This is a predicted structure of a 122-nucleotide RNA (c-di-AMP riboswitch aptamer (ydaO/yuaA leader)) from uncultured Desulfotomaculum sp. The model forms 92% of the base pairs in the Rfam consensus. Its Rfam family is "c-di-AMP riboswitch aptamer (ydaO/yuaA leader)". Gene Ontology terms of the family: regulation of gene expression and cyclic-di-AMP binding. The RNAcentral record of the sequence draws on MGnify. Its mean pLDDT, the model's own confidence on a scale to 100, is 76.

[in-house]
RNA sequence: UGCUUAAUUUCCAGAAUGGAUUACUGGAAAGCGGGGGAACCACUUUUUUGGGGCGAAUCAGUGCAAUGCACAGUAGGGAACCAUCUUCCGAGUCCGUCAGCUAACCUCGUCAGCACAGAUGG
Numbered sequence: 001u002g003c004u005u006a007a008u009u010u011c012c013a014g015a016a017u018g019g020a021u022u023a024c025u026g027g028a029a030a031g032c033g034g035g036g037g038a039a040c041c042a043c044u045u046u047u048u049u050g051g052g053g054c055g056a057a058u059c060a061g062u063g064c065a066a067u068g069c070a071c072a073g074u075a076g077g078g079a080a081c082c083a084u085c086u087u088c089c090g091a092g093u094c095c096g097u098c099a100g101c102u103a104a105c106c107u108c109g110u111c112a113g114c115a116c117a118g119a120u121g122g
Stems, first nucleotide, its partner, number of pairs: 001115004008030007031110006041100001050098001051095004059073001061071004076089004081122005
């Protein structure tokens, strides 16, 4: 400087230092992104086979005794504007028996990772 991502910007204070900046810790505001929550509408197909949220990360197949593991796929997502090809990912985690949508209102998050501009055409 830029990319993935909601995960950025500004201000104040603390700590540190001889004194400061960056970074760190705490707080505030704005921006951005989630969750809860009426009416109307939708669903009445739920009722342990628990159910639901964030996220692209879902759904099925085969093998083994297996909800686990392995293999091979796949919804979907990434590869710096678009298309095609190629290629990579297709994880995790939270709530705790409870949640459709949802104005007012309430509440939470603002991490982390990367340096590959893949090829062709526009």